FMN riboswitch aptamer (RFN element) from Microbacterium dextranolyticum, 160 nucleotides, folded computationally.
RNA sequence: ACGUGCUCCGGGGUCGGUGAGAAUCCGAACCGGCGGUGAGAGUCCGCGAGCCCGUCCGAUCGACAGAUCGGCGGGUUGAUCCGGUGGAAUUCCGGGACCGACGGUGAUGCGAUGAGGUUCGAUGAGAACCUGUCGCUAGUCCGGAUGGGAGGAAGCACAG
Numbered sequence: 001a002c003g004u005g006c007u008c009c010g011g012g013g014u015c016g017g018u019g020a021g022a023a024u025c026c027g028a029a030c031c032g033g034c035g036g037u038g039a040g041a042g043u044c045c046g047c048g049a050g051c052c053c054g055u056c057c058g059a060u061c062g063a064c065a066g067a068u069c070g071g072c073g074g075g076u077u078g079a080u081c082c083g084g085u086g087g088a089a090u091u092c093c094g095g096g097a098c099c100g101a102c103g104g105u106g107a108u109g110c111g112a113u114g115a116g117g118u119u120c121g122a123u124g125a126g127a128a129c130c131u132g133u134c135g136c137u138a139g140u141c142c143g144g145a146u147g148g149g150a151g152g153a154a155g156c157a158c159a160g
Base pairs, nucleotide, nucleotide: 003158004157005156006155007154008152009151014028015027016026017025029140030139031100032099033047034046035045036044042098043097050076051075052074053073054072056071057070058069059068060067061066080096081095082094083093084092102143103142104141109136110135111134112133113132115131116130117129118128119127120126
């Protein structure tokens, strides 16, 4: 130096406008886990977390069916271009874009209308509007989470 174990660490982000009411609408702003990569990454490659599935393993509850938790396995899982410098950069500099899990929460927005009403039209075909009903809509709010984890600087111990 390497290895094993333990300790510890290990996710960030808002203001205004409208309005009876919005941190979800409109406007502007702000944020970016971990490892890799000839040079530094939200957008390249991979991982973690999340979500779904399993005729697999373990534990608990249950009369049974089965349920819950953990492990393991499989699936799924968003987004970038141009120019410059350089030996080398979708990683730096300049400029312009784009993305953001699952559950919950509201319409002042959008869509639908099979219900009721009003107006127009020729008492038609139909059209527009209003009320009601139903549905959709948050990276930053709430929640699972004082969780988990990819990993990591240091320390201690063992071993060498």
Its mean pLDDT, the model's own confidence on a scale to 100, is 82. Of the family's consensus pairs, 100% are formed in the model.